[in-house]
Context: one part of a larger RNA
Molecule: small-subunit ribosomal RNA, 5' domain
Organism: uncultured prokaryote
C1' cells in the first nucleotide's frame, strides 16, 4: 500500500447495494418454524343455512333433520429423510479430481398386461372403570383406497429344466345408446383420476479403487478380525461385513503407530508472477441435533420441531408418577472488545398435500436496527477590496486570516411539504368457440377470444407544484522518515512516542493558540493477513 463478518475514541446530512454472536456444540420464559387430503372411511363437537315444531317480548330463544356448506376429534394416505440450523466431532475414500461395478430409487415419464370373487377385525361413537395428572383398561357395536385368505399371471422370482411360487382397491363427474326394472336409477355405459405386475428412462442414493490433502521423530515399531483361503449368514449390493475352520500374515524411514491442530471444495485476501493466507456471506459435499446407545416404520432415517434405553441438568406433582430439549425464526440471561426486531405477507420464486378452490410454509419476499463495508449525491454557485471589524505574528511602517465574511445577483440536488403514479401478475375463476375423447349437443381435456378479479413492500420507484440558501463538516496530522511553522506556557518536571529520538529557561518534537497540510461523512487507534 492493499485488505477486513472488525473492535474503540471523536464526529455524523441523504440514498442505493451487500453484511451483521468470529467468544459459551453455553443454558433457556414466551409465540411461531409440517402439514394436507370429506373426491379412501365410518361420522357430526363447533360455526353457518334451510326446512319443521315449541315458547312468546313477531323475531329472539330452545329443539329435531348430515338435509345443505362445511369439518372438531378419529381410522388412512401423501409428505414430517425437503427445505432452514450449526462446525461439535473428523487427518479419513471426509472432500477435490478421474475412474469402475457387485446395487436400490416413492413421485414423475414412455411401454404391456390386469382391475374377479370372498372374508374377520379395529379406532371412532354408546356403556362402565381406575388415575392428581399425563394417560390407561374393560364391555358392545361400525366403516375403508386399513387388513386376510382364494383367483388368475409372465417377458417376475426359484429350479433338479420337470415343475413350482407370487397381485391388486377402489372413487368422483356426466348420460340413458345397450342390459335390468318404473318417470328415473345402477349391478349398465362412458370419462377422470387411483390400484397391481413387469420392462425401460430419468432423477436421486449406496459401494469401490488411483492420485492429491496440516505440524510434530523430545511419538519406532504398530496390529490378533489382525492380513489372507475355505464354508455359512447378512446386506439392495461387492467385501473380515459377521462367525467357525485353517494357514501367519498386513502396514512402517517414500513416516506406520501415536500426539496436537482443523469440517472440505469452488472460492476469497495479497502479490508483477510464483507463492502466501484464508474457507464469513453465495453455491456443491460432509459430519451434529442435550450427551451415550439402538432400533422401529418407510422408496428413502438409525430421523432437529418421531420412538425406546441409559445419563447430567430443569419444571409439575395429591409424592405413586410424569413433561422437556432453539446448532429453526424472532427473543432473554451469560460469556464477550463485539454483532440487529419477540416485525408483515404468502403477492411474487419454490416446496407438501388436494382433482381443484384452496391450506401450509419464520423457506422466500419485504420491513425495521447498525456509517459494519462499498458505491453515488449534498452541506451552495457568481460577483464583491473600504483588501472592514476581530484573532495571531511584527523589526510597529506593516503582514496573515482573506474574496474569506458582509453586501448584491441567483439557483433549488437531496431533506421537508402537495399531488399524480408505473413496474413486478402470470394464473386461477367464469361465459362462448374450435378440436379430442365418447352413444352423446352431458362430463371431462386441450386452444383461441372476452369477462372478472388477486401486491406484503407501498405515503413504492419515477414524475409534478410550492418556499426558502433555506436543514446538513469533521478528523487526524505539521523535528526527520512524511505534505505541512510561528508565538506563547512548562523548564529532564508535566508530557509525547511507530523507529530514529524531543524534553535540564530563547522546545517548528510536551501544552494552548493562530496559521498550514492529507482526507472527508468521515477520520484516526488498535487487532489480523499479503
Nucleotide at each position: 500500500g492493499a485488505u477486513u463478518g472488525a473492535a474503540c475514541g471523536c464526529u455524523g446530512g441523504c440514498g442505493g447495494u451487500a453484511u451483521g454472536c468470529u467468544u459459551a456444540a453455553c443454558a433457556c420464559a414466551u409465540g411461531c418454524a409440517a402439514g394436507u387430503c370429506g373426491a379412501a372411511c365410518g361420522g357430526a363437537a363447533a360455526c353457518g343455512c334451510u326446512a319443521c315444531u315449541a315458547g312468546c317480548u313477531u323475531g329472539c330463544u330452545a329443539g329435531u333433520a348430515g338435509g345443505c356448506g362445511u369439518c372438531g376429534a378419529g381410522u388412512g394416505g401423501c409428505g414430517g429423510a425437503c427445505g432452514g440450523g450449526u462446525g461439535a466431532g473428523u487427518a479419513a475414500c471426509g472432500c477435490g479430481u478421474a475412474g469402475g461395478a457387485a446395487u436400490c430409487u416413492a413421485c414423475c415419464u414412455a411401454a404391456u398386461a390386469g382391475u374377479g370373487g370372498g372374508g374377520g377385525a379395529u379406532a371412532g361413537c354408546c356403556c362402565g372403570g381406575a388415575g392428581a395428572a399425563a394417560u390407561c383398561c374393560g364391555g358392545a357395536u361400525u366403516a375403508a383406497u386399513a387388513c386376510c385368505g382364494c383367483a388368475u399371471a409372465a417377458u417376475c422370482u426359484c429350479u433338479a429344466u420337470g415343475g413350482a411360487g407370487u397381485a391388486a382397491a377402489g372413487a368422483a363427474g356426466g348420460c340413458c345408446u345397450c342390459u335390468a326394472u318404473u318417470u328415473a336409477u345402477a349391478u349398465g355405459c362412458u370419462u377422470u383420476c387411483g390400484c397391481u405386475a413387469u420392462c425401460a428412462g430419468a432423477u436421486g442414493a449406496g459401494c469401490c479403487u488411483g492420485c492429491g490433502u496440516u505440524g510434530g521423530a523430545u511419538u519406532a515399531g504398530c496390529u490378533u478380525g489382525u492380513u489372507g483361503g475355505u464354508a455359512g449368514g447378512g446386506u439392495a449390493a461387492a467385501a473380515g461385513c459377521c462367525u467357525a475352520c485353517c494357514a501367519a500374515g498386513g502396514c512402517a524411514a517414500c513416516g506406520a503407530u501415536c500426539c496436537a491442530u482443523a469440517g472440505c471444495u469452488g472460492g476469497u485476501c495479497u502479490g508483477a508472477g510464483a507463492g502466501g493466507a484464508u474457507g464469513a456471506u453465495c453455491a456443491g459435499c460432509c459430519a451434529c441435533a442435550c450427551u451415550g446407545g439402538g432400533a422401529c416404520u418407510g422408496a428413502g432415517a438409525c430421523a432437529c420441531g418421531g420412538c425406546c434405553c441409559a445419563g447430567a441438568c430443569u419444571c409439575c406433582u395429591a409424592c405413586g408418577g410424569g413433561a422437556g430439549g432453539c446448532a429453526g425464526c424472532a427473543g432473554u440471561g451469560g460469556g464477550g472488545a463485539a454483532u440487529a426486531u419477540u416485525g408483515g405477507a404468502c403477492a411474487a420464486u419454490g416446496g407438501g398435500c388436494g382433482c381443484a378452490a384452496g391450506c401450509c410454509u419464520g423457506a422466500u419476499c419485504c420491513a425495521g436496527c447498525a456509517a459494519u463495508a462499498c458505491c453515488g449525491c449534498g452541506u451552495g454557485u457568481g460577483u464583491g477590496a473600504a483588501g472592514a471589524a476581530g484573532g495571531c505574528c511584527u523589526g510597529a511602517g506593516g503582514g496573515u486570516u482573506g474574496u474569506a465574511a458582509a453586501g448584491c445577483a441567483c439557483u433549488u440536488u437531496c431533506a421537508a411539504u402537495u399531488g399524480u403514479g408505473a413496474a413486478g401478475a402470470a394464473a386461477a375463476g367464469u361465459u362462448a368457440a374450435u378440436g379430442g375423447u365418447u352413444a352423446a349437443u352431458a362430463c371431462c381435456c386441450a386452444u383461441u377470444a372476452g369477462c372478472c378479479u388477486u401486491g406484503a413492500c407501498g405515503u413504492u420507484a419515477a414524475c409534478u407544484g410550492c418556499a426558502g440558501a433555506a436543514g446538513a463538516a469533521g478528523g487526524a496530522c505539521c523535528g526527520g522518515c512524511u505534505a505541512a511553522c510561528u508565538c506563547c506556557g512548562u523548564g529532564c518536571c508535566a508530557g509525547c512516542a511507530g523507529c530514529c529520538g524531543c524534553g535540564g529557561u530563547a522546545a517548528u518534537a510536551c501544552g494552548g493558540a493562530g496559521g498550514g497540510u492529507c482526507c472527508g461523512a468521515g477520520c484516526g487507534u488498535u487487532a489480523a493477513u499479503c